[in-house]
RNA sequence: CCAAGAUAAGACCAAACCGAUUGUAAAGUCGGGACGGAAAGUCACGGUUCCCAUUUCUCGGGAAAGCCGGACUGCCGCA
Numbered sequence: 001c002c003a004a005g006a007u008a009a010g011a012c013c014a015a016a017c018c019g020a021u022u023g024u025a026a027a028g029u030c031g032g033g034a035c036g037g038a039a040a041g042u043c044a045c046g047g048u049u050c051c052c053a054u055u056u057c058u059c060g061g062g063a064a065a066g067c068c069g070g071a072c073u074g075c076c077g078c079a
Base pairs, nucleotide, nucleotide: 005076012037013036017032018031019030020029021028022027035066041072042071043070045069046068047067048064049063050062051061052060
């Protein structure tokens, strides 16, 4: 340095659901709330799922990084 992820320490994020708000929608943001997470940090690149429109094979626009893979970055320091 890489891998490894602790019955350690200190932090961090926040599912469902509820309220407000934006959007045709998927869904986003804010507040509450914690099911979970060692990348649940970032990127729609490949796959996938979802929404809108469509001539319904295609093609177009969008959403999801807490579905899988990939890329980039990062905290701690037992064995």

Source information: The RNA shown here (c-di-GMP-I riboswitch aptamer) has 79 nucleotides and comes from Competibacteraceae bacterium UBA6584. Its mean pLDDT, the model's own confidence on a scale to 100, is 81.